[in-house]
Source information
Model confidence (mean pLDDT): 81 of 100. This is a predicted structure of a 476-nucleotide part of an RNA (small-subunit ribosomal RNA, 3' major domain) from an uncultured prokaryote.
Context: one part of a larger RNA
RNA sequence: UGACGGGGGCCCGCACAAGCGGUGGAGCAUGUGGUUUAAUUCGACGCAACGCGAAGAACCUUACCCGGGCUUGAAGUGCGAGUGACCAUCGGUGAAAGCCGGGCUUCCGCAAGGACACUCGUAGAGGUGCUGCAUGGCUGUCGUCAGCUCGUGUCGUGAGAUGUUGGGUUAAGUCCCGCAACGAGCGCAACCCUUGCCCAUAGUUGCCAGCACAUAAUGGUGGGGACUCUAUGGGGACUGCCGGUGAUAAACUGGAGGAAGGUGGGGAUGACGUCAAGUCAUCAUGGCCCUUACAUCCCGGGCUACACACGUGCUACAAUGGUCGGUACAACGAGUCGCAAUACCGCGAGGUGGAGCCAAUCUCUAAAAACCGAUCUCAGUUCGGAUUACAGUCUGCAACUCGACUGUAUGAAGCCGGAAUCGCUAGUAAUCGCGGAUCAGCAUGCCGCGGUGAAUACGUUCCCGGGCCUUGUACA
Numbered sequence: 001u002g003a004c005g006g007g008g009g010c011c012c013g014c015a016c017a018a019g020c021g022g023u024g025g026a027g028c029a030u031g032u033g034g035u036u037u038a039a040u041u042c043g044a045c046g047c048a049a050c051g052c053g054a055a056g057a058a059c060c061u062u063a064c065c066c067g068g069g070c071u072u073g074a075a076g077u078g079c080g081a082g083u084g085a086c087c088a089u090c091g092g093u094g095a096a097a098g099c100c101g102g103g104c105u106u107c108c109g110c111a112a113g114g115a116c117a118c119u120c121g122u123a124g125a126g127g128u129g130c131u132g133c134a135u136g137g138c139u140g141u142c143g144u145c146a147g148c149u150c151g152u153g154u155c156g157u158g159a160g161a162u163g164u165u166g167g168g169u170u171a172a173g174u175c176c177c178g179c180a181a182c183g184a185g186c187g188c189a190a191c192c193c194u195u196g197c198c199c200a201u202a203g204u205u206g207c208c209a210g211c212a213c214a215u216a217a218u219g220g221u222g223g224g225g226a227c228u229c230u231a232u233g234g235g236g237a238c239u240g241c242c243g244g245u246g247a248u249a250a251a252c253u254g255g256a257g258g259a260a261g262g263u264g265g266g267g268a269u270g271a272c273g274u275c276a277a278g279u280c281a282u283c284a285u286g287g288c289c290c291u292u293a294c295a296u297c298c299c300g301g302g303c304u305a306c307a308c309a310c311g312u313g314c315u316a317c318a319a320u321g322g323u324c325g326g327u328a329c330a331a332c333g334a335g336u337c338g339c340a341a342u343a344c345c346g347c348g349a350g351g352u353g354g355a356g357c358c359a360a361u362c363u364c365u366a367a368a369a370a371c372c373g374a375u376c377u378c379a380g381u382u383c384g385g386a387u388u389a390c391a392g393u394c395u396g397c398a399a400c401u402c403g404a405c406u407g408u409a410u411g412a413a414g415c416c417g418g419a420a421u422c423g424c425u426a427g428u429a430a431u432c433g434c435g436g437a438u439c440a441g442c443a444u445g446c447c448g449c450g451g452u453g454a455a456u457a458c459g460u461u462c463c464c465g466g467g468c469c470u471u472g473u474a475c476a
Stems, first nucleotide, its partner, number of pairs: 001476002003473003007470007015460002019424005026315008034306002042053002064301002067298003077123008089102005126290002129288003135284002137279003140275001142273001147186006153162003166177003192267004197235007207224002211222003238261001241255005317417001321376006333364003338357002343352003383414001388409007430452007
């Protein structure tokens, strides 16, 4: 000087408390361990591995296993030889990859030769083989915590200290005052995006107040720019104003005006460093290793196994509900290898057909929750839907291993969950649906979007994590 303490002081955080909803019990989905297996490819392991890499394993993917091929190779760069115009096509064998064979027809150029293909040789290719404890790059984490340092000066023999400590204050090493310090840098904040209010400009594919026209009805039509909206540019909030408190400071507290008030809400943004943290399987790369194989091609299988254990979720256990009927309102997005309307067929998944749309125009697509009415009447039930049987639909070369969905029948566990444990402070939790990426098909996951919309916070004694000062130390 640090680190540590079941030392002390001050302070903060959904850390506790106050509340709301869960997990832990059930069934299923998914990941992991274990076990099994020819193989169940590999990685990730407290927080910070376990719906993680994987934004999508039937084949492919695929790295694993069985079997069958191939050896300058599936792809790339050269060099040296040799052979061959090109085009179209058929057969045998085989599970395929591959191997074997038949027929038709003869490129440009005088020539040297040319480009391309094949064969042989050679230099080399190739490796998801090992080492993340040899590395780059990227990432997680403490933590969006308020810290981490430097120059000059001064103090100390020196390691170092000071500044950065102290008194206040802040979300903040934020600011003020004081001070052997005076300044500065990386962080904080602001500048960026979005959302909330207003104005200007613009007016189609959007809008319709006023004026006409038409209709069973509809911005449907003429027209209009007012409004909504769209998308560009501005304005607006700065403790600016007032009262109080305070050291007359910084600031705090209350108020006015205002769409918004003290960082307005949300996002992006992650200091010096820590964990030899993670990744050699994104990629790159040193070293080591394989080279008729640890390379490469193909068929089939496996990654989907199942006494069990754990994590993360979905659906429930019902009446604030289930079922049936009627009726209404979104936003973000996506669409030509596509989205697909009206219509018709089917109980349905879906099929037929194809208007329109490269999109503020057309389509997905108009929901669910909510409201009104009917029924069920507290039951393992008209709750719950697992499981199983049969019949189907769709995608795809192909749904047996191993897809999603539909119909009929079946109707399991489950009556609110032990110890324990998680999330959340407002348009949040809870709840409801919708869209997208990946994608032929496959979503309870992920990333977004809107609808409905709470309760509680006395407070900082305690638990956890963190910051500052101080103290002890036989630790570094």